About this RNA:
The RNA shown here (Fluoride riboswitch aptamer (crcB RNA motif)) has 62 nucleotides and comes from an Actinomycetes bacterium. The model forms 100% of the base pairs in the Rfam consensus. The source organism's lineage runs through Bacteria, Bacillati, Actinomycetota and Actinomycetes. The prediction has a mean pLDDT of 82.
RNA sequence: CGUGACGGCGGGGAUGACGCUCCCCGCGAGCGCCCGUGCGGGCUGAUGGCGUCUGCCGUAGA
Numbered sequence: 001c002g003u004g005a006c007g008g009c010g011g012g013g014a015u016g017a018c019g020c021u022c023c024c025c026g027c028g029a030g031c032g033c034c035c036g037u038g039c040g041g042g043c044u045g046a047u048g049g050c051g052u053c054u055g056c057c058g059u060a061g062a
Base pairs, nucleotide, nucleotide: 009026010025011024012023013022016053017052018051019050020049021048032043033042034041035040
C1' cells in the first nucleotide's frame, strides 16, 4: 500500500414520525405495478416487516 472476514459507525430499502427487527450499501444501496411501438392510458400502498401516531380513502353510528 492492496485484498478478505468479523465488529463498530454512517447511509439506503416507491411520500411523514417514533420504537423494535430484517436485508442491502459504504461512491453505493434507492427511484412501485399493468396495457401500449410510441404518444398516452389504468392501478395499489404512508411499513422491507411488526406495533403506535399523524395524514389520506371508504363504511356505519353519535